Predicted 3D model of a 520-nucleotide part of an RNA (small-subunit ribosomal RNA, 5' domain) from an uncultured Eubacteriales bacterium. The full RNA is in RNAcentral, with records from ENA, Greengenes and SILVA. The prediction has a mean pLDDT of 84.

[in-house]
Context: one part of a larger RNA
RNA sequence: GGAUGAACGCUGGCGGCGUGCUUAACACAUGCAAGUCGAACGGAGUUUAUAUAGAAUGAGUCUUCGGACAAAUGAAAUAUAAACUUAGUGGCGGACGGGUGAGUAACGUGUGGGUAACCUACCCUAUACAGGAGGAUAACAGUAAGAAAUUAUUGCUAAAACUGCAUAAGAUUACGAGUUCGCAUGAACAAGUGAUAAAAACUUUAGUGGUAUAGGAUGGGCCCGCAUCUGAUUAGGUAGUUGGUGGAGUAAAAGCCUACCAAGCCGACGAUCAGUAGCCGAUCUGAGAGGAUGACCGGCCACAUUGGGACUGAGACACGGCCCAAACUCCUACGGGAGGCAGCAGUGGGGAAUAUUGGACAAUGGGGGAAACCCUGAUCCAGCGACGCCGCGUGAGUGAAGAAGUAUUUCGGUAUGUAAAGCUCUAUCAGCAGGGAAGAAAAUGACGGUACCUGACUAAGAAGCCCCGGCUAACUACGUGCCAGCAGCCGCGGUAAUACGUAGGGGGCAAGCGUUAUCC
Numbered sequence: 001g002g003a004u005g006a007a008c009g010c011u012g013g014c015g016g017c018g019u020g021c022u023u024a025a026c027a028c029a030u031g032c033a034a035g036u037c038g039a040a041c042g043g044a045g046u047u048u049a050u051a052u053a054g055a056a057u058g059a060g061u062c063u064u065c066g067g068a069c070a071a072a073u074g075a076a077a078u079a080u081a082a083a084c085u086u087a088g089u090g091g092c093g094g095a096c097g098g099g100u101g102a103g104u105a106a107c108g109u110g111u112g113g114g115u116a117a118c119c120u121a122c123c124c125u126a127u128a129c130a131g132g133a134g135g136a137u138a139a140c141a142g143u144a145a146g147a148a149a150u151u152a153u154u155g156c157u158a159a160a161a162c163u164g165c166a167u168a169a170g171a172u173u174a175c176g177a178g179u180u181c182g183c184a185u186g187a188a189c190a191a192g193u194g195a196u197a198a199a200a201a202c203u204u205u206a207g208u209g210g211u212a213u214a215g216g217a218u219g220g221g222c223c224c225g226c227a228u229c230u231g232a233u234u235a236g237g238u239a240g241u242u243g244g245u246g247g248a249g250u251a252a253a254a255g256c257c258u259a260c261c262a263a264g265c266c267g268a269c270g271a272u273c274a275g276u277a278g279c280c281g282a283u284c285u286g287a288g289a290g291g292a293u294g295a296c297c298g299g300c301c302a303c304a305u306u307g308g309g310a311c312u313g314a315g316a317c318a319c320g321g322c323c324c325a326a327a328c329u330c331c332u333a334c335g336g337g338a339g340g341c342a343g344c345a346g347u348g349g350g351g352a353a354u355a356u357u358g359g360a361c362a363a364u365g366g367g368g369g370a371a372a373c374c375c376u377g378a379u380c381c382a383g384c385g386a387c388g389c390c391g392c393g394u395g396a397g398u399g400a401a402g403a404a405g406u407a408u409u410u411c412g413g414u415a416u417g418u419a420a421a422g423c424u425c426u427a428u429c430a431g432c433a434g435g436g437a438a439g440a441a442a443a444u445g446a447c448g449g450u451a452c453c454u455g456a457c458u459a460a461g462a463a464g465c466c467c468c469g470g471c472u473a474a475c476u477a478c479g480u481g482c483c484a485g486c487a488g489c490c491g492c493g494g495u496a497a498u499a500c501g502u503a504g505g506g507g508g509c510a511a512g513c514g515u516u517a518u519c520c
Base pairs, nucleotide, nucleotide: 001520002519003518004517006516007515008514009513010512013392014391015390016389017388018387019385020384021350026348027347028346030345031344032343035092036091037090040089041088043086044085045084046083047082048081049080050079051078052077056073057072060069061068062067099303100302101301108228109227110226111225112224113223114222115221118220119219123216124215125214126213127212128211129210131165133163134162140155141154142153143152144151145150171196172195173194174193175192178189179188180187181186201208202207229275230274231273236266237265238264241263242262243261244260245259246258247257278300279299280298281297282293283292284291285290305326306325307324308323309322328339329338330337331336356382358381359380360379364378365376366375367374368373395425396424397423398422405416406415407414408413429461432455433454434453435452439447464509465508466507467506468505469490470489471488475504476503477502478501479500485492486491
């Protein structure tokens, strides 16, 4: 000198774009953050219409005055149709998106390869299919237990839920005359024979779905080469350890697991141990080489109160799923239950220190749905903070009686100083009034009456901070008297201090200026 997710002191006009718990991966009140589909299903309910039905009121007529008949209006109920709502079964999605960096020195990451050792829902392409049956179960109704959470039991019912059977172009698997090829194990093709496994419908007739197989696309799994902080005041480490065979297991190679056998394997080219740490694209600095950092944004990884486990599923060993254990908090009728903000806001705490319990799905994207649409604290916006960067303003011209005031003085003056006042102008920003977008494709705009434009209006509403001994741009007076104090280094202060304090003046930067911390 540059830089910062900064903090502190003094000061503070406007706008744009960014950015904002670096500390306690501390504990969390409250609200919201993942739903959707009635065009899969049976119910339940609401509304309307029609039909049946006919409670009630009852014009009117008759009357023996007790009542009888009765047009019209028309409640409940039942059936049908249409529209709508949705607790439950079922499907898809809750494995994405969002957060954090505790752990991890590792095939975690980066980079380059391999997979002849693998998987891939939704999507695209192609081919071949979808025949015929069955038994349940939630909902619901009843009974029972419980304070509750919830549970048990009896009965009924549906499906694109579940289970057999048929069929099998193709697939898998066993055998397989043979052919071709490679990269070591091997790979591809193949006549034929045996065995195995499918499917689901809805519909407004436009379509949407279902099953099998092959290919693609996308996304992943696994393996390998190289690179990846410090310490030797850590020198030996290792028994599933290293390898083999048989088996188990996985989508898949493998001590991944297991039985047996062998005794290997790693290490001064630093094993092991200990400390520290998420890694990278990048960021800062530097002429570069390097050094430092890893906030925001993007990629990968890991984690979700702590530890463990599996289930479901194409995909998880799953932040707002399940089970167990532990700590903590809450409810309780003491028998038992409920919870997990490292999602967005917000609270307490810690701290030098870090924001609103805001608006909208209008846009972009995501999930569901045929769609309408619903959901979306992702996102887009607004609010707060000079936290940073950038831009603008706080006026311009003229103006010597060199005014007053102030400071100083050798008392003559000198400085402040064209500075002010005065005169003549202008209107950026702010304020007032009028108009008013793009972002949206037919409709739909949170932002927002925002940006922007126009008009009128008043120099009005808008300057501070640090420094002035040398380094280092900028000097005098008074006060103080080794005191009070200053100080980055040298140093200054003990009676004329350009170094302390105040004032005048000056220098620098400027809505900031200094200080502190850290990096180059």